Transfer RNA from a Selenomonadaceae bacterium, 71 nucleotides, folded computationally. The sequence was found in a public genome assembly. Taxonomically the source falls in Selenomonadaceae (Bacteria, Bacillati, Bacillota, Negativicutes). Its Rfam family is "tRNA". It is annotated as a transfer RNA.
RNA sequence: AGGGGUAUCGCCAAGCGGUAAGGCAGUGGACUCUGACUCCACCAUCGUUGGUUCGAAUCCAGCUACCCCUG
Repeated sequence: AGGGGUAUCGCCAAGCGGUAAGGCAGUGGACUCUGACUCCACCAUCGUUGGUUCGAAUCCAGCUACCCCUG
């Protein structure tokens, strides 16, 4: 320099155009003499900037970060 891949909550990780599952952690509550266990509730404008669309995490383009291949 060229090509490919990945980017979703503190961590792991689903999601195949119709408004973001689940687990761990965290916070509040129930239970308990206390703690643990268990149960309930809460916790993500999806790397970033644009575009397409009635509607975008999802499709398209640029950029950024990381990984791989070629030189």